[in-house]
This is a predicted structure of a 75-nucleotide RNA (transfer RNA) from an Opitutaceae bacterium.
Its Rfam family is "tRNA". The family's RNA type in Rfam is transfer RNA.
């Protein structure tokens, strides 16, 4: 100094290409209720303004620019 990926709950991921019901999933976490206890089983909750501005549009995680941080790959 160019180019491509990636950024979504504590964690790992989907959803984006095709815009439109309330952003889901699995693990964890909280709470009951079985179990003498652990452990497991069932059952209900909590916890995201989608990395950050900005356009577009009736409506953005999703297009569009622009800016961060990460990984790769060229010079």
């Nucleotide at each position: 100094c160019g180019g491509g990926c990636c950024a979504u709950g504590g964690c790992g991921c989907a959803g984006c290409c095709u815009g439109g019901u309330u952003a889901g999933c699995g693990c964890g976490c909280u709470u009951g209720u079985c179990u003498g206890g652990g452990g497991g089983a069932c059952a209900a909750g909590a916890g995201g303004u989608c990395c950050c501005g900005a356009g577009u549009u009736c409506g953005a995680a999703u297009c569009u620019c622009g800016g961060u941080g990460g990984c790769c790959c060229g010079a």